The prediction has a mean pLDDT of 81. This is a predicted structure of a 147-nucleotide part of an RNA (small-subunit ribosomal RNA, 3' minor domain) from a Candidatus Omnitrophota bacterium. Rfam family: Bacterial small subunit ribosomal RNA.
Context: one part of a larger RNA
C1' cells in the first nucleotide's frame, strides 16, 4: 500500500493439546469371610525314652522327645467398596495454519446509530421484542466554562 480500506461468523482442509466417553486393562488400599505354612505359647488320654526318684529286678513316677490338637499367624482365595493410571468407537468446544466456501454483522449516521442485560428466532455472522448506556452523527433549545 489510506473505503478497490478494514473486518465478523458458519462451513471445508490440515496440525496440536485439553474435556467427555459405552467399555477394557493395570496399580495401590479399606472392610467382611474362607484357607492357613513356619514359628512362639498352651493342652495332651497315643508312641518312644541311658542319666533324676523308687525298686534286688520288673513295674512305676518326674523330666525329655515324637505325634496330635488349640490361640496367634504370612502368603493365597472369594465378595464388596475407595483412590489412581493406560487404551478406547463416538461426542463437544478451543488454538493455530500466504492466497478455499457462503454471506456482510462491526468500523463513516457502515447505509436499520452502536452497546450492556434478557427472551425468542435464524446456515452463519445475526435479527426482533423489552429495558439500559453514550463510548452516537445531524438540527434546535437550555445550563455551564473559555475568549
Nucleotide at each position: 500500500c489510506a473505503c478497490c480500506g478494514c473486518c465478523u461468523g458458519u462451513c471445508a482442509a490440515g496440525u496440536c493439546a485439553c474435556c467427555u466417553g459405552a467399555g477394557u486393562u493395570g496399580a495401590g488400599u479399606g472392610c467382611a469371610c474362607c484357607c492357613g505354612a513356619a514359628g512362639c505359647c498352651g493342652u495332651u488320654a497315643g508312641c518312644c525314652u541311658a542319666a533324676c526318684c523308687u525298686u534286688c529286678a520288673c513295674c512305676g513316677g518326674a523330666g525329655g522327645g515324637c505325634g496330635a490338637u488349640g490361640u496367634c499367624g504370612a502368603a493365597g482365595g472369594u465378595g464388596u467398596g475407595c483412590u489412581u493410571g493406560g487404551c478406547a468407537a463416538g461426542g463437544a468446544g478451543g488454538a493455530c495454519u500466504a492466497a478455499g466456501u457462503c454471506a456482510u454483522a462491526a468500523c463513516a449516521a457502515g447505509g436499520u446509530a452502536g452497546u450492556g442485560g434478557u427472551a425468542c428466532c435464524g446456515g452463519a455472522a445475526g435479527g426482533u421484542g423489552c429495558u439500559u448506556c453514550u463510548g452516537g452523527a445531524u438540527c434546535a433549545c437550555c445550563u455551564c466554562c473559555u475568549u